[in-house]
RNA sequence: AGAGUUUGAUCCUGGCUCAGGACGAACGCUGGCGGCGUGGAUUAGGCAUGCAAGUCGAACGCGAACGCACUGCUUCGGUGGUGUUAGUAGAGUGGCGAACGGGUGAGUAACGCGUAGGUAAUUUACCUUUGAGUGGGGGAUAGCCCAGGGAAACCUGGAUUAAUACCGCAUGUGGUUGAGAAACUAAAGAUGGCCUCUGAUUUAAGCUGUCGCUCAGAGAUAAGCCUGCGUCCUAUUAGCUAGUUGGUUGGGUAAAAGCUGACCAAGGCAAUGAUAGGUAGGCGGCCUUAACGGGUGGUCGCCCACACUGGGAUUGAGAUACGGCCCAGACUCCUACGGGAGGCAGCAGUCGAGAAUAGUCUACAAUGGGGGAAACCCUGAUAGUGCGACGCCGCGUGUACGAAGAAACUUUUCGGAGCGUAAAGUACUUUUCUGUGCGAGCAAUGACUUGUAGGUGAAAGCUUGCAGGUUGAGAUAGUAACACAGGAAUAAGCCACGGCUAACUCCGUGCCAGCAGCCGCGGUAAUACGGGGGUGGCAAGCGUUGUCCGGAAUCACUAGGCGUAAAGGGCAAGUAGGUGGAUCGUUAAGUGAGAUGUAAAAUGCGUCGGCUCAACCGGCGUUGUGCGUUCCAUACUGGCGAUCUAGAGUACGGUAUGGGAAGACGGAAUUCCUGGUGUAGCGGUGGAAUGCGCAGAUAUCAGGAAGAACACCAAUGGCGAAGGCAGUCUUCUGGGCCUGUACUGACACUAAAUUGCGAAGGUGUGGGUAUCGAACAGGAUUAGAUACCCUGGUAGUCCACACAGUAAACGAUAUACACUAGAUGUCGGGGGGGAAGAACCCUUCGGUGUCGUAGCUAACGCGUUAAGUGUAUCGCCUGGGGAGUACGAUCGCAAGGUUAAAACUCAAAGGAAUUGACGGGGGCCCGCACAAGCGGUGGAGCAUGUGGUUUAAUUCGAUGCAACGCGAAGAACCUUACCUGGACUUGACAUCCGUAGAAUUUUGCAGAGAUGUGAGAGUGCCUCUUUGAGGAACUGCGUGACAGGUGCUGCAUGGCUGUCGUCAGCUCGUGUCGUGAGAUGUUGGGUUAAGUCCCGCAACGAGCGCAACCCUUAUUUCUAGUUACUACCAUUAAGUUGAGGACUCUAGAGAGACUGCCAGUGUAAUAAACUGGAGGAAGGUGGGGACGACGUCAAGUCAUCAUGGUCCUUAUGUCCAGGGCUACACACGUGCUACAAUGGUCGGUACAGAGGGUCGCAAAGCCGCGAGGUGGAGCCAAUCUCAGAAAACCGAUCUCAGUUCGGAUUGGAGUCUGCAACUCGACUCCAUGAAGUUGGAAUCGCUAGUAAUCGCGUAACAGCAUGACGCGGUGAAUACGUUCCCGGGCCUUGUACACACCGCCCGUCAAGUCAGCCGAGUUGAUUGCACCCGAAGGAGGUGAGCGAACCGCAAGGAAGCAGCUUUCGAAGGUGUGAUUGGCAAGGGGGACUAAGUCGUAACAAGGUA
Repeated sequence: AGAGUUUGAUCCUGGCUCAGGACGAACGCUGGCGGCGUGGAUUAGGCAUGCAAGUCGAACGCGAACGCACUGCUUCGGUGGUGUUAGUAGAGUGGCGAACGGGUGAGUAACGCGUAGGUAAUUUACCUUUGAGUGGGGGAUAGCCCAGGGAAACCUGGAUUAAUACCGCAUGUGGUUGAGAAACUAAAGAUGGCCUCUGAUUUAAGCUGUCGCUCAGAGAUAAGCCUGCGUCCUAUUAGCUAGUUGGUUGGGUAAAAGCUGACCAAGGCAAUGAUAGGUAGGCGGCCUUAACGGGUGGUCGCCCACACUGGGAUUGAGAUACGGCCCAGACUCCUACGGGAGGCAGCAGUCGAGAAUAGUCUACAAUGGGGGAAACCCUGAUAGUGCGACGCCGCGUGUACGAAGAAACUUUUCGGAGCGUAAAGUACUUUUCUGUGCGAGCAAUGACUUGUAGGUGAAAGCUUGCAGGUUGAGAUAGUAACACAGGAAUAAGCCACGGCUAACUCCGUGCCAGCAGCCGCGGUAAUACGGGGGUGGCAAGCGUUGUCCGGAAUCACUAGGCGUAAAGGGCAAGUAGGUGGAUCGUUAAGUGAGAUGUAAAAUGCGUCGGCUCAACCGGCGUUGUGCGUUCCAUACUGGCGAUCUAGAGUACGGUAUGGGAAGACGGAAUUCCUGGUGUAGCGGUGGAAUGCGCAGAUAUCAGGAAGAACACCAAUGGCGAAGGCAGUCUUCUGGGCCUGUACUGACACUAAAUUGCGAAGGUGUGGGUAUCGAACAGGAUUAGAUACCCUGGUAGUCCACACAGUAAACGAUAUACACUAGAUGUCGGGGGGGAAGAACCCUUCGGUGUCGUAGCUAACGCGUUAAGUGUAUCGCCUGGGGAGUACGAUCGCAAGGUUAAAACUCAAAGGAAUUGACGGGGGCCCGCACAAGCGGUGGAGCAUGUGGUUUAAUUCGAUGCAACGCGAAGAACCUUACCUGGACUUGACAUCCGUAGAAUUUUGCAGAGAUGUGAGAGUGCCUCUUUGAGGAACUGCGUGACAGGUGCUGCAUGGCUGUCGUCAGCUCGUGUCGUGAGAUGUUGGGUUAAGUCCCGCAACGAGCGCAACCCUUAUUUCUAGUUACUACCAUUAAGUUGAGGACUCUAGAGAGACUGCCAGUGUAAUAAACUGGAGGAAGGUGGGGACGACGUCAAGUCAUCAUGGUCCUUAUGUCCAGGGCUACACACGUGCUACAAUGGUCGGUACAGAGGGUCGCAAAGCCGCGAGGUGGAGCCAAUCUCAGAAAACCGAUCUCAGUUCGGAUUGGAGUCUGCAACUCGACUCCAUGAAGUUGGAAUCGCUAGUAAUCGCGUAACAGCAUGACGCGGUGAAUACGUUCCCGGGCCUUGUACACACCGCCCGUCAAGUCAGCCGAGUUGAUUGCACCCGAAGGAGGUGAGCGAACCGCAAGGAAGCAGCUUUCGAAGGUGUGAUUGGCAAGGGGGACUAAGUCGUAACAAGGUA
């Protein structure tokens, strides 16, 4: 620091996800040790048991017992007394403490907390210090005892008693009140020592020390109150408030104050967010971050609040009191039913709920706290230990050597490789472990004593500090540390391995099981599932889950945006607010700088140190950017004052205008009405029909009526803020622009809230209604057509008044100001030149357009009319869907508008541009593509192939073009892969081993055959060390490795092939352009069959294709002449034979054609090229063939072959016989033969080419009607042969018929091939003589030696062709042309397609799941208001009852108490509202869910933009 994910690819926008760190965690697997930390986050739920706050006898009065000792009595069972226990235990009075410490976070949005201040508005026990005092009296009371009540808790009465308990009096340094005078106002003793003074010998008094007590002052500490600033979310909470805001006067408090009462006034708070609702203890800090920030507030520290829930006071220095009291409530417990008791959010512990959080431990040794003079006591604070890998840190599980690279395991190309120096083994070490021994520090206080220095005192003495000595105290713990002995001994797991992200293979599984953080894996070769091996990472842990920050600049203060991605309000006026021209002066609020106080400690950072290191701990320093105080500066901003004119405005003068409102008028058109003319149609459409018309339409002429809209002018022209505004004239009225003078003197800009305007459509009331025209009706179209088209037609469209308030209200671009190249139109005004005037030229201000520089932008584009560069202000955005929806509020007559969520769901949605593909988009061009022609197919019969059906099997494959006379150039057996049946199992075939035998051959029997079983013949070849052994080939038998498979997968493959298409295309290098995908080149202008060539051009070149080179054919030359040829010379029946090399021909080598020549056209041009001509056998590629670019179709083929994987192995292999592939209601393709006279039949005559032939072609001759038989000459072929070419031509006949056409079918008889023609061959003869009279929709081929027509040959093959491949004979017609159909090429355009239109995609309905909304109601929670009741308690009143201290001789008084009562008052009750949950019949939409239904709305002109 980034990465993955939208696309075919790209850039951008934008969300989602990941890598990091952290945690009071939990869960899964695993687990050796130690140190330091940490541990009920949930039910502020309920709690058994124990402990957590006592202490003081030096404040006070009381005061046991057990036991022990002695002793009396005794019925020996016991019992009494004295002493001791002991002034002990114990309770009580009194003092201090219990308000600290400890827990929790429910409440609280608050002066609660934080920070900075104030308190002249206050208090403060104990402590320190200063001053002064501590005199003299009195009356009670608890306890104890007695009596009584009660189950208990406890209570009542009587008697008696003490105090540092209580109450007067005195004194008054002082204090309080008061102007002053004056008034009021305290106290307590305890104890140690001593006899110096006084005293009566002692006690006592006295003296003295210490500790107390009282009144004041000061301090310290602690607390109260007040204030500035800061402190979460919601406006779908906008108004709140009656003690409320202030005053006066009483009361009250420690203290200011409506804190409280009465009276008076009517204030106070709030868009700078009051009130209400929700949530929440706050902070130091902690986590994270580069920082700013964001999140959080557990442990530690500070503050607050609470103590079962609510209310209340008392005591006290301090409480409205966790382990106190009273009352009410809920709950639990005890009870004799009358009544009582209790409060773990202290420490342990228990139940419950929960994913989840520990011991009913030890000790007061240390630190701290309370009491005490002290010893000491108490202390679940605290110190320790235990439990939990909960976290952080540290250590260990061994180290070195060790290759036969062991075994096992995994993998393999079978060679090996990996695990791996890893193990074993050898040597060593002992941290840890086990055992034993030794053994700290934490201890300083204290007590006693000595010395010394103070204080006090007359002294003795007492007391304080310091120093020394003696003495006692350790929970942890016999722990840490150390030493010795032993022995590698006691100690490794978890997760991951497709990318992100380090790490790869095998097997299993087969869209199953499963994985998954995102993208996504899995449908038979899964590095993604599960297991194994290996590897990577971390390590006593490792993963997962959850949460927070980060990455996320994804709420943007630092630091984002708004033309098209989400986002400018429809427009304007203007309030608050924000911002604001120039100059001078002043001030010092902002701002800047210095000083100072504070910002607790801990934490953080730096440094040093202590535990062996570290974590941890300690010392010192620094930070803490904040707030307060003070001083200085004065540029800028602000405040105040003064001035100015450049912003803004006003007046005067011009000017353009569909700016607005009202009124009047006009012509054309439309419709209607009246009349005339006139006759059969009109109208409408793609074509029709509905409709109108003989009752006279349409058309036409004349006249009239009505309403609405204003042609031409007219224009990216004008005006207006926007919406919008158009005939002409008049009136009223708004704004703009220009020129030049004068005036005001910053008066400005923007703009929440608010107000106004605001198209169309809509609503209300009243008019009006010609046209057009939702709804509606009819006619068409259609599968349907609630549409598009047509005929009608209501609301509406128009006017007036009122409402509504929205639009793609768009420049999808907020307003204002300033700055930043130009060019060129146009509108309005001014100036100059010119001119009679206009035109025209230059210039300037204001508008409105186009192009364009810099710059900006993701790109497209914008570009002085900015989307550039800046300033000011407002509005708005934060992934898609849900949704501009629900609820609430508000506006509206309604329709509806405004404001505006969430649950849930997806990993995208989106913008711009690119390359393709596609379009019922466009342009150009080509092709037997259409057209023009010729002949067919589709109808018939037959042949052949396919589908289907059938079958035991009808083997398999090919399936739009590009399967279907295809694989198959030839299924009777074989082929053959299929079926039935019979057999074989190392096999029909290959290699290896052992053994026997040569091989081979003749033959019998059984059997359908395979096969089985016999009998003979035969003994070979090579080598050597030669009675023998070995080898090679072959055969039989045996064994196992293996063979074999036309079994599967063409979607695992190679090779081959088809197709687009013989279409003209497909690419690359370098350069250039673009952020990039990509573009350019290859586009453009011409031209071509062609990306063929030329020209132009940011391109220049190149490659694969095109063409050419190759073969053949057409002409010719040369060479050569047999089997071919024959002109001349001979010869024959015959080129038959001599002869010839001229000709034909054969087959070798050449020539020839290149737009070369001429003319024209062509263009910027002398270009390419085209047109015509000459010559030529041939002319513009002469004709034909071979040759097939990059690629597409997961095209075809595992059955030609090869091959990965997989399956079968006495069978899915092999052999054999028979059957099947030949079936047959039917459908389709491809063909043959016909339907006849351009013909059939008969007779005669003529002319080819290219092939084949020895397992062959076969002549002549003879036989047969014929197929054929016989025969065998000749031929390994320019020699012989297949082999008679046929159409044609010359004659004859038939005469338009189902025929002398046509030949199917069937019967009979044969021939040939072959082991064998039954299933199932071909051919011949005789007989038979079907359909068919030119073929519907539709559809195919062909442009010249072509179509058509005629025959011939060949391959495979025993035989079998109408098929395939070749060959020649005869030999046409037509092409105007490119509108249309099909296919293709190039350019361009649109796109929501990219599996690419056989694409994408929308809505209803049907099914399932889920979360919201509405909902008759029902049930909770919180809360407002009104009223009732009114506990405890405070205050007030009363107080007839009671009534120690003081006054009084007494009576009595004063003060007071009980009681009663008034007011306030918690809980409770009643009524009525509000807010918010749960449940809910039913209703409505939404989201999601491989293959449901109906249509086809959108994307192309998406077929109606």
Description: This is a predicted structure of a 1505-nucleotide RNA (small-subunit ribosomal RNA) from a metagenome.